[in-house]
Context: one part of a larger RNA
Molecule: small-subunit ribosomal RNA, central domain
Organism: uncultured prokaryote
RNA sequence: CUGGGCGUAAAGCGCAUGUAGGCGGCUAAUUAAGUCGGGUGUGAAAGCCUGGGGCUCAACCCCAGAAGUGCAUCCGAAACUAUUUAGCUUGAAUAUGGAAGAGGGUAGUGGAAUUCCUGGUGUAGUGGUGAAAUACGUAGAUAUCAGGAGGAACAUCGGUGGCGAAGGCGACUACCUGGCCAGAUACUGACGCUGAGGUGCGAAAGCGUGGGGAGCAAACAGGAUUAGAUACCCUGGUAGUCCACGCCGUAAACGAUGUCAACUAGGGGUUGGGGCGGUUAAUCUUCUCAUUGCCGAAGCUAACGCAUUAAGUACUCCGCCUGGGGAUUACGGUCGCAAGACUAAAACUC
Numbered sequence: 001c002u003g004g005g006c007g008u009a010a011a012g013c014g015c016a017u018g019u020a021g022g023c024g025g026c027u028a029a030u031u032a033a034g035u036c037g038g039g040u041g042u043g044a045a046a047g048c049c050u051g052g053g054g055c056u057c058a059a060c061c062c063c064a065g066a067a068g069u070g071c072a073u074c075c076g077a078a079a080c081u082a083u084u085u086a087g088c089u090u091g092a093a094u095a096u097g098g099a100a101g102a103g104g105g106u107a108g109u110g111g112a113a114u115u116c117c118u119g120g121u122g123u124a125g126u127g128g129u130g131a132a133a134u135a136c137g138u139a140g141a142u143a144u145c146a147g148g149a150g151g152a153a154c155a156u157c158g159g160u161g162g163c164g165a166a167g168g169c170g171a172c173u174a175c176c177u178g179g180c181c182a183g184a185u186a187c188u189g190a191c192g193c194u195g196a197g198g199u200g201c202g203a204a205a206g207c208g209u210g211g212g213g214a215g216c217a218a219a220c221a222g223g224a225u226u227a228g229a230u231a232c233c234c235u236g237g238u239a240g241u242c243c244a245c246g247c248c249g250u251a252a253a254c255g256a257u258g259u260c261a262a263c264u265a266g267g268g269g270u271u272g273g274g275g276c277g278g279u280u281a282a283u284c285u286u287c288u289c290a291u292u293g294c295c296g297a298a299g300c301u302a303a304c305g306c307a308u309u310a311a312g313u314a315c316u317c318c319g320c321c322u323g324g325g326g327a328u329u330a331c332g333g334u335c336g337c338a339a340g341a342c343u344a345a346a347a348c349u350c
Stems, first nucleotide, its partner, number of pairs: 004321003007304002012318001014201004021194003025088005031082001033081002035077008049065006091191001092188001094186002096183001098181001103177007110154001115149007125136002162169002206247006215241002220236004258317001262313002266295002269292001271290005277284001299306002323350003332343004
């Protein structure tokens, strides 16, 4: 390399968009590039293979034939792939009137709570723990009442509920805006799928500049614990957490399961629609489309388990794996302000 694989053993890019490329629905005709059949030429000699022959045999040598899966060219076939042409509507897209939703962005508003400040009441403790102490408090704390400031997060509803490609999204209102779903028609007529590179998005932490800073809290300080305690516990506390703009580009970025469409027993739930029927007050029964959980047949699997949301059956395209360590490394390159990220070996060793 081939083969074999990728839920958990090595292995699915964090997610999307999309260029080249690869693959691609139904019908008819067309051409003959692929494909298939035949002919001709060529495919040096030697070698290999077959049949003979010569050295006493053999190796070896000689003669003849075959083969040489290839290439070129000519003639022919037209099912499949492809080309071109003409159509089709099931894939895909668009229009129309509807429904649900923490989907995204901007602006504004709200109440509960914590903290702080001011004032009132009030007096000796409060706080904290396994127990304590550090700490706070007679300069009046804790508690309680009233008023004010400010920041962050949005209890209940809340749900293996919803939305989003993923990351993720949860108070309320307005504006701007993306996607999905079901129904009925109409319309375009394969316009599709995947996608090396490329491009965009991408939790937390971190970085730059400027704000903000209530609570929490790396670092740090103190008190405990302990043989020690650079920890767990306690009292404090700075970055940070928040906002704007710009970087970073990584996570057990997980369903550890790439994407698209198809086929293959069922049962009970969830959410959003639609239809028939009954009662009409809610709603109920039943059918259907989409959605999301559970349990299970066949089948698959090393087993666990998966099982119409497949890890089943067959297919398309991409990515990735190839014993453990060395090594998510070194060197080089690209990117980055940096931290570092991406790409990615070898010696050696078992």